A computed fold for a 73-nucleotide RNA from Proteobacteria bacterium UBA5122, annotated as c-di-GMP-I riboswitch aptamer. It matches the Rfam family "c-di-GMP-I riboswitch aptamer". From the family's description: GEMM was predicted in a large-scale screen for bacterial structured RNA regulatory elements.
RNA sequence: AAUAGAAAAAGGCAAAGCCACGGCAACGUGGUGACGCAAAGCCAGUGCCCUUCGGGGUCGAACGGUUACCAAC
Repeated sequence: AAUAGAAAAAGGCAAAGCCACGGCAACGUGGUGACGCAAAGCCAGUGCCCUUCGGGGUCGAACGGUUACCAAC
């Protein structure tokens, strides 16, 4: 540098449900929780969802862009 996630280890994230708060809604934030995740890190371009049609939400369906830990060859 490229390939690449079988095994191991360090560290990480946190679905559903429940509680509180915010929002018309989708949904968000905090707590609890532990279904899962090798990018379940970040970006809203495609897609999807909501809407008072102004706009808003979603990166934990997937595609795309971008950066990165550990280990193997």